[in-house]
A computed fold for a 90-nucleotide RNA from Thermincola ferriacetica, annotated as c-di-GMP-I riboswitch aptamer.
The sequence was found by an Rfam model in a public genome assembly.
The prediction has a mean pLDDT of 89.
RNA sequence: UCCCGAUAAAAGCAAACCUAUCGAAAGAUAGGGACGCAAAGCCACGGGUCUACGACAGGGAUCUUCUGUUAUGAUAGCCGGGCCACCGAA
Numbered sequence: 001u002c003c004c005g006a007u008a009a010a011a012g013c014a015a016a017c018c019u020a021u022c023g024a025a026a027g028a029u030a031g032g033g034a035c036g037c038a039a040a041g042c043c044a045c046g047g048g049u050c051u052a053c054g055a056c057a058g059g060g061a062u063c064u065u066c067u068g069u070u071a072u073g074a075u076a077g078c079c080g081g082g083c084c085a086c087c088g089a090a
Stems, first nucleotide, its partner, number of pairs: 004088002012037002017032006035077001041083003045080003048075003054070006060063001
């Protein structure tokens, strides 16, 4: 230095749920709260998943209508990849 990861030490993050706000939604942010996490730090590049305002296509009873498709939205706590980082037993 790289890999690795203790029943070590120090520090850290915070699922569900609740409240408030934002958003069409998925979801996000803040506070409370801890299921978990050795990158649960950062990045939507590849795949997956979620959502569908708008757009497009089709239908009908033509309207404050129905169905389908679609990411440009979301997820880094789904996986891969990239970048950076605390500690140091085996």